About this RNA:
Predicted 3D model of a 94-nucleotide RNA (c-di-GMP-I-GGC riboswitch aptamer) from Firmicutes bacterium UBA5435. It was read from a public genome assembly, where an Rfam model found it. The model forms 95% of the base pairs in the Rfam consensus.
[in-house]
RNA sequence: AUAAGAAAGGGCAAACUUGUCGAAAGGCAAGGACGCAAAACUACGGGUCUAAAGCCGCCAGGAGGGUCGCGCGAUGAUAGCCGAGUUGCCGGAU
Numbered sequence: 001a002u003a004a005g006a007a008a009g010g011g012c013a014a015a016c017u018u019g020u021c022g023a024a025a026g027g028c029a030a031g032g033a034c035g036c037a038a039a040a041c042u043a044c045g046g047g048u049c050u051a052a053a054g055c056c057g058c059c060a061g062g063a064g065g066g067u068c069g070c071g072c073g074a075u076g077a078u079a080g081c082c083g084a085g086u087u088g089c090c091g092g093a094u
Base pairs, nucleotide, nucleotide: 001094002093005090011036012035016031017030018029019028020027021026034080040086041085042084044083045082046081047078048077049076054072055071056069057068058066059065
């Protein structure tokens, strides 16, 4: 350096539960392990999720308005959806 996940030592932690933040998606903390060799970091591209503001519609109205909607809407979320970028542990074997 390559390839691989043998051994050993460690690491992370899905679902679910509790608390907390958030409008929600979801985040964080503790418990818990389905899995993970980048399940470490970065929302850059694609995908997906949510839909607050705003818009549209509906209802009502002189206007302000409404506990209304399979609606539009990312500036929100996801790095454990895929790609990309950055960094990186051990080490039988070649």